[in-house]
RNA sequence: ACAUGACAGCGCCAUACCUACCGUAAGGUAGGGACGGAACGUCACGGAUCCUGGUGCUCAGGAAAGCCGGACUGCCGAG
Numbered sequence: 001a002c003a004u005g006a007c008a009g010c011g012c013c014a015u016a017c018c019u020a021c022c023g024u025a026a027g028g029u030a031g032g033g034a035c036g037g038a039a040c041g042u043c044a045c046g047g048a049u050c051c052u053g054g055u056g057c058u059c060a061g062g063a064a065a066g067c068c069g070g071a072c073u074g075c076c077g078a079g
Base pairs, nucleotide, nucleotide: 005076012037013036017032018031019030020029021028022027035066041072042071043070045069046068047067049063050062051061052060053059
């Protein structure tokens, strides 16, 4: 340096659920809590999904990065 995620270590994040607040809703924030995660870090770009309104199969606005792909960044390390 490459490949890969074996073993181990240091730390990191936090599903379901509960409480409070915000939102019509999807959902979000904070606290508790850990199912899991080496990209479960960031970006709604493509597909899929979800919500709201009109409508009738399409349009508008929104949500979600812990559904898949893509882009950018990043810790450790046997061999």
This is a predicted structure of a 79-nucleotide RNA (c-di-GMP-I riboswitch aptamer) from Thiocapsa sp. The sequence is in RNAcentral, with records from Ribocentre. The coordinates come from a structure-prediction model, not an experiment, and the mean pLDDT is 80. NCBI's taxonomy places the organism under Bacteria, Pseudomonadati, Pseudomonadota, Chromatiaceae, Thiocapsa.